[in-house]
RNA sequence: AUAGGCAGUACGGGAGAGAUCGGCACGUUGCCGACACCGACGGAGCAACCCCCCAAGGAAACUCUCAGGUACAAGCGACCGUCCUGCCGAA
Numbered sequence: 001a002u003a004g005g006c007a008g009u010a011c012g013g014g015a016g017a018g019a020u021c022g023g024c025a026c027g028u029u030g031c032c033g034a035c036a037c038c039g040a041c042g043g044a045g046c047a048a049c050c051c052c053c054c055a056a057g058g059a060a061a062c063u064c065u066c067a068g069g070u071a072c073a074a075g076c077g078a079c080c081g082u083c084c085u086g087c088c089g090a091a
């Protein structure tokens, strides 16, 4: 110095599920209630596994669905890619 790794900003891609029913409203499609559903924000739970004498601890895209969501739009949407910035850093 570089490959590479980690974190962050920005950009691009990015799914699922009732435009259900009833009531109010009717100047912009909202509010309330009911049932039915979705999981890829968040949260919780267990587990392979990691660590350990044990215990304790960590732990998913699995599970649950509290929150959130179920036309278009939007998305504070996991994850993937790219640039830049910072740190680490071989052969």
Base pairs, nucleotide, nucleotide: 004088005087006086007085008084010082011081012080013079018035020034021033022032023031024030036070037069038068042066043064044063045062049058050057
The RNA shown here (Glycine riboswitch aptamer) has 91 nucleotides and comes from Mesorhizobium temperatum. The model forms 85% of the base pairs in the Rfam consensus. Taxonomically the source falls in Mesorhizobium (Bacteria, Pseudomonadati, Alphaproteobacteria, Phyllobacteriaceae). It was read from a public genome assembly, where an Rfam model found it.